[in-house]
RNA sequence: AGGCCUAUAGCUCAAUCAGGUUAGAGCAUCGCUCUCAUAAAGCGAGGGUUCUCGGUUCGAGUCCGAGUAGGCCUA
Repeated sequence: AGGCCUAUAGCUCAAUCAGGUUAGAGCAUCGCUCUCAUAAAGCGAGGGUUCUCGGUUCGAGUCCGAGUAGGCCUA
């Protein structure tokens, strides 16, 4: 210098291929039940400008462009 992959909740990840209901799951956190108490188990709650900026569209996490960060490969 060139190419490819990844970025979504505190953490690990779905949803992207093929745009369309209010963006979900597990773990963690908090509350309740159970227990003498704790743990486990069960029930419930909170937590997201989907990496940034711009574009296309009636509508973007998803498509397009530029950038940022990380990883891999080639020279």